Model confidence (mean pLDDT): 80 of 100. Predicted 3D model of a 75-nucleotide RNA (transfer RNA) from a Candidatus Micrarchaeota archaeon. It was read from a public genome assembly. Taxonomically the source falls in Microcaldota (Archaea, Nanobdellati). Its Rfam family is "tRNA". By type it is a transfer RNA.

[in-house]
Parts: sequence; structure tokens; C1' cells
RNA sequence: AGCGGGAUAGGGUAGCUUGGAGUGCCCGCCGGGCUCAUAACCCGGAGACCGUUGGUUCAAAUCCACCUCCCGCUA
Repeated sequence: AGCGGGAUAGGGUAGCUUGGAGUGCCCGCCGGGCUCAUAACCCGGAGACCGUUGGUUCAAAUCCACCUCCCGCUA
């Protein structure tokens, strides 16, 4: 320098191809149940405006462009 993949709750990971309520899963956190008690188990809850900026659209995590950062391949 060229190419490919990735960035979404505190951590991890789906959702993007087919735009339509911030939607889901695991761990963690908070409250309750169970227990003599703890763990396990069960119920409930909080927490992300989706890397940045702009564009398209009635509507963008999802499509398009630039940029930043991470990983890999080629030279």
C1' cells in the first nucleotide's frame, strides 16, 4: 500500500442478506421466593438511542460514503 472480517447494556454474543417498537441469549448486578444458612434453583427488575460524522428514506443497529480503532491475509 491492497484486500477481507469486526465495533450493539458492566463482559461476551445474536439481530444486518429481507429497513418497521432498542428485540433476544449467556454471565454479571439489584429485589423477592426457597433454605436454619450459603450455594444451586425459581420469579421479577434496572442497564445499550447500536464506534464517529454525514447521506438516502415516511422510517436506519440494518442501505450508502468518509473517518477512527481492533484482528487477519497479500505485497